[in-house]
RNA sequence: GCCGCCCUGGCCCAACGGCAGAGGCGUCCGGUUCAGGACCGGAAGGUUCAGGGUUCGAAUCCCUGGGGCGGUA
Numbered sequence: 001g002c003c004g005c006c007c008u009g010g011c012c013c014a015a016c017g018g019c020a021g022a023g024g025c026g027u028c029c030g031g032u033u034c035a036g037g038a039c040c041g042g043a044a045g046g047u048u049c050a051g052g053g054u055u056c057g058a059a060u061c062c063c064u065g066g067g068g069c070g071g072u073a
Base pairs, nucleotide, nucleotide: 001072002071003070004069005068006067007066010025011024012023018056027043028042029041030040031039049065050064051063052062053061
């Protein structure tokens, strides 16, 4: 250089083009405890890497760019 895959809260990871972007960890509050851990209940936190395009409608499809991983003479 070329080819392929990936990018979604602090971290991991879902979501046939159509409910209000789900779940786990973590964080915060409360319960429990002498206290902590574990456990139980609750809450906050997302404009889905960026910009354009297609569409009535885009995290999802297309283009360009950025980043990461793998392959390759």